[in-house]
This is a predicted structure of a 73-nucleotide RNA (transfer RNA) from Callosobruchus maculatus. Its mean pLDDT, the model's own confidence on a scale to 100, is 82. Lineage of the source: Eukaryota > Bilateria > Cucujiformia > Chrysomeloidea > Callosobruchus. It matches the Rfam family "tRNA". Rfam classes the family as a transfer RNA. From the family's description: Transfer RNA (tRNA) molecules are approximately 80 nucleotides in length.
RNA sequence: ACCGUCAUGGCUCAGCUGGUAGAGCAUCGGACUAAGAUUCCGGAGGUCGCGGGUUCAAAUCCCGUUGGCAGUC
Numbered sequence: 001a002c003c004g005u006c007a008u009g010g011c012u013c014a015g016c017u018g019g020u021a022g023a024g025c026a027u028c029g030g031a032c033u034a035a036g037a038u039u040c041c042g043g044a045g046g047u048c049g050c051g052g053g054u055u056c057a058a059a060u061c062c063c064g065u066u067g068g069c070a071g072u073c
Stems, first nucleotide, its partner, number of pairs: 001072002004069004010025004019056001027043005049065005
């Protein structure tokens, strides 16, 4: 230099053929307990790496770009 792949709550990940984003753990509140742990119930937390385009509608499709990983010379 070129090609491929990955980037989604604090962490690990899902998200189908484009229909407006979810799980587990963690965290906060409550129930239970003499008090804890466990268990159960509920809440908060994400402009989907960044910028642009297509579309009524984009995490998803297209272009560019940043970073990680692997490969070729």